[in-house]
RNA sequence: AGCUUGGCCCUGCGCGGCAAAGUCCUGCGAACCGCGUCAGAUCUGGAAAGAAGCAGCGCUAAACAGUGUACUUUGAGUGCCGCAGAACAGCCUGGCUUGA
Repeated sequence: AGCUUGGCCCUGCGCGGCAAAGUCCUGCGAACCGCGUCAGAUCUGGAAAGAAGCAGCGCUAAACAGUGUACUUUGAGUGCCGCAGAACAGCCUGGCUUGA
């Protein structure tokens, strides 16, 4: 001096971590406008029985609270992570050849 590998720089894809939201799990939770069962009482009936149905009880909806990273989605100036592409302008690094 030439050739060349890789990194920094740019882009895309993926993985993990962080944050947020939601789902799932647990609790609580409806005077009536949810469901079920409906004491008492009411209505129909000669009776048997039937009807509607308050309180109470049970199960839940919305809302609220708790729990855990279990799942899903989103995000970013995340991580000297992985793969590929672009770019060879510059910097760093390795190898080869030639000359001094």